[in-house]
Molecule: c-di-GMP-I-GGC riboswitch aptamer
Organism: Desulfobacter sp.
RNA sequence: UAUGAAAAAGGCAAACCUACCGAAAGAUAGGGACGCAAAGCUAUAGGGCCUUUCUUUAAAAGAAUGGUAGCCUGGCCGCCGAUU
Numbered sequence: 001u002a003u004g005a006a007a008a009a010g011g012c013a014a015a016c017c018u019a020c021c022g023a024a025a026g027a028u029a030g031g032g033a034c035g036c037a038a039a040g041c042u043a044u045a046g047g048g049c050c051u052u053u054c055u056u057u058a059a060a061a062g063a064a065u066g067g068u069a070g071c072c073u074g075g076c077c078g079c080c081g082a083u084u
Stems, first nucleotide, its partner, number of pairs: 002084001011036002016031004021026001034070001040076003045073003048068003052064005
């Protein structure tokens, strides 16, 4: 430096429910745990997916809009540390 344990301590929280915001995707708070070793931050780094609008269209495609970091890659920061 890499790996990341039937280890210890601690952390996050999917679906679903309630409240609330939003046209929607979805966000926030509480409950709740499917999972997570970065499930911490970054959407003005790139790709994907979702929403809405517009344009063209035979299917479909393109542009714009907002969203998703728990879709992937990249960037920034970071607790513990067996074994190899």